The RNA shown here (transfer RNA) has 72 nucleotides and comes from a Candidatus Parcubacteria bacterium.

[in-house]
């Protein structure tokens, strides 16, 4: 310096074009002398950035930033 792959909730990951979810964790409530376990309920996301095709882009194309493996 070249080649590859990843990046999506606090945390592990699905999602391969039509307005993004699932487990753990957090908040409430049921239950209990209280907890924990269990059961309901809710909160949380500029889908790494910018542009590009598309009627529409987490998905596809390019540059870039981070990160990991491999070549010199």
């Nucleotide at each position: 310096g070249c080649g590859g792959g990843c990046g999506u909730a606090g945390u592990u990951c699905a999602g391969u074009g039509g307005u993004a979810g699932a487990a753990c964790g957090c908040c409430g409530c049921u239950c209990u002398g209280a907890u924990a376990a269990a059961g309901c309920g809710g909160a949380g996301g500029u889908u790494g950035a910018u542009g590009g095709u598309u009627c529409g882009a987490u998905u596809c194309c390019a540059u870039c930033c981070g990160c990991c493996c491999g070549c010199a």